[in-house]
RNA sequence: GGUGACCUUCGGGGCUGGGUGAAAAUCCCGACCGGCGGUGAUGAAGUGUAUACUUCUUAGUCCGUGACCCGAGCGAAUGACUCGUUCGGUGGAUCUGGUGCAACUCCAGAGCCGACAGUGAAAGUCUGGAUGGGAGAAGGCAGGC
Numbered sequence: 001g002g003u004g005a006c007c008u009u010c011g012g013g014g015c016u017g018g019g020u021g022a023a024a025a026u027c028c029c030g031a032c033c034g035g036c037g038g039u040g041a042u043g044a045a046g047u048g049u050a051u052a053c054u055u056c057u058u059a060g061u062c063c064g065u066g067a068c069c070c071g072a073g074c075g076a077a078u079g080a081c082u083c084g085u086u087c088g089g090u091g092g093a094u095c096u097g098g099u100g101c102a103a104c105u106c107c108a109g110a111g112c113c114g115a116c117a118g119u120g121a122a123a124g125u126c127u128g129g130a131u132g133g134g135a136g137a138a139g140g141c142a143g144g145c
Base pairs, nucleotide, nucleotide: 002145003144006140007139008138009137010136015030017029018028019027031125032124033114034113035065036064037063038062043056044055045054046053047052060112061111069089070088071087072086073085074084075083076082094110095109096108097107098106116128117127118126
C1' cells in the first nucleotide's frame, strides 16, 4: 500500500411571476432545477531547466447506476394482506457550428427530458409515502493474507 468483516457520520435541487377560468404553483406564456460512480482535450495549484509528472476539479441528455414501478424465490407458525431480504425486469432526454490530431464532455447557439399517488383543472418545481429507502462518499477499526 492492497484485500477484507464490522462501526460511525454524511448522502436532491427547483415557479403563489403573467394570462384564461367558477376553480390551475397542474393548462398557456414566462421563470427555475439537475442524485451517485465512470470517462473526459476544462480550470486551478504544486514539482521540474524542460519533455513531463502529481493533486484537486470539469457531462441532466455518453457508459453505468439509485429512488419509483412490476415479477419471482426465500424468511416472518401462514392461504391472503403486510413487512424484510435476494435475484430479475422496467427505467427520460442532443443536435448544429467553432477550435483541434482527436470533442455526444471544451466554447457558441438552438433544442430536449424528468417515477408513483393526490388535487375544485392535466404537476420535474405543490402535497404525500418519506424523521423512509438509497446509488454512493468520508472517517474509524479487530484479525488474517
FMN riboswitch aptamer (RFN element) from Salsuginibacillus kocurii DSM 18087, 145 nucleotides, folded computationally. The source organism's lineage runs through Bacteria, Bacillati, Bacillota, Salsuginibacillus and Salsuginibacillus kocurii. Rfam family: FMN riboswitch aptamer (RFN element). Gene Ontology term of the family: FMN binding. It was read from a public genome assembly, where an Rfam model found it.